[in-house]
Context: one part of a larger RNA
RNA sequence: CGCACGAUAUUUGAGAGGAGCUUUUCUUAGUACGAGAGGACCGGAAAGGACGUACCACUGGUGUACCAGUUGUUCUGCCAAGGGCAUCGCUGGGUAGCCAAGUACGGAACGGAUAACCGCUGAAAGCAUCUAAGCGGGAAGCCAGCCUCAAGAUUAGAUAUCGCGUGGGGUUUACCCCCCUGAAGGAUCCUUGAAGACUACAAGGUCGAUAGGUCACAGAUGUAAGCGUAGCAAUGCGUUCAGUCGAGUGAUACUAAUAAUCCGUGUGG
Numbered sequence: 001c002g003c004a005c006g007a008u009a010u011u012u013g014a015g016a017g018g019a020g021c022u023u024u025u026c027u028u029a030g031u032a033c034g035a036g037a038g039g040a041c042c043g044g045a046a047a048g049g050a051c052g053u054a055c056c057a058c059u060g061g062u063g064u065a066c067c068a069g070u071u072g073u074u075c076u077g078c079c080a081a082g083g084g085c086a087u088c089g090c091u092g093g094g095u096a097g098c099c100a101a102g103u104a105c106g107g108a109a110c111g112g113a114u115a116a117c118c119g120c121u122g123a124a125a126g127c128a129u130c131u132a133a134g135c136g137g138g139a140a141g142c143c144a145g146c147c148u149c150a151a152g153a154u155u156a157g158a159u160a161u162c163g164c165g166u167g168g169g170g171u172u173u174a175c176c177c178c179c180c181u182g183a184a185g186g187a188u189c190c191u192u193g194a195a196g197a198c199u200a201c202a203a204g205g206u207c208g209a210u211a212g213g214u215c216a217c218a219g220a221u222g223u224a225a226g227c228g229u230a231g232c233a234a235u236g237c238g239u240u241c242a243g244u245c246g247a248g249u250g251a252u253a254c255u256a257a258u259a260a261u262c263c264g265u266g267u268g269g
Stems, first nucleotide, its partner, number of pairs: 001152001005163007015149004021049007033038001051106005059100004066093005071086006111143002117137004164268001165179001167178004180266001185263004189205005210256003213252005219245003226239005
């Protein structure tokens, strides 16, 4: 921009893409078959491999703004307690998120038309013949079925709902001008996000839990500082499952989403 008024939701599915794999074991059955050795079709069940999708309750990885330990040095006047630098200084753990080695699921079934092939009926050609007329069976393949996208499918679809002047004038169904009107809805802007390069998308903007803060809880670390006490001291013990804490869950308007503006018209070739 189009989809012959504008808008908000919910959809149909022309079409496109994805997927399509396979092994072993048990049973049928040591049966059919075979002199024996050996050893099935068909059918039923279980366990896997590789691949794929989703997810983070479990097992773990990461987790450079979480906690603790610790070395050297420097600074905060000193002690103590801390800050900086040294690969995040090193080391031990680790929330959320992300992730796989973790967890769950998938390939299908059913159906249609067929290939090779197997048939029925059956002439030409009194027989025979699956074929010439006619009618069946038949594959991991084809079409559907399963999953995703999808009306720019210009053949531009459907459904529901919402919204808007019986004003004036001009060479008057067209078109132009003036006055009034500015709807439904959308956007700017702002608070943000398991959304994201930007944009977009999604949540929210006081009729409010959108983010921060605060409080509570979960979870992590592992018993803070100070003081007391035992010891010459290093250090131990008590106060103290303490103290601290990024992303998690919930509550709470304390802070910030204020105020305002713009687009979009007037019943529609």